[in-house]
RNA sequence: AUUCGCAAAGGGCAAACUCACUGAAAGGUGGGGACGCAAAGUUUCCGGUCUAAGGGUUUGAAACCUAUGACAGCGGGGCCGCCGUG
Numbered sequence: 001a002u003u004c005g006c007a008a009a010g011g012g013c014a015a016a017c018u019c020a021c022u023g024a025a026a027g028g029u030g031g032g033g034a035c036g037c038a039a040a041g042u043u044u045c046c047g048g049u050c051u052a053a054g055g056g057u058u059u060g061a062a063a064c065c066u067a068u069g070a071c072a073g074c075g076g077g078g079c080c081g082c083c084g085u086g
Base pairs, nucleotide, nucleotide: 004084005083012037013036017032018031019030020029021028022027035073041079042078043077045076046075047074048071049070050069054066055065056064057063058062
């Protein structure tokens, strides 16, 4: 340095739920809270999933389609990083 995460230490993050704010929604941010996580750090590049305001199609109501909106704690890829036992 690379691989690796069976050991130890210092620690880190924080699911569900809940309160507030925010958003058309999905969702996001902050407080509480811990299911889990060795990248649960970061990035929508690829696939997937969620939503459908606006737009479109049909229309009696309404339904359907659509991402330029989201999810990195769905999988893969990119970038970066703590510790170091056998």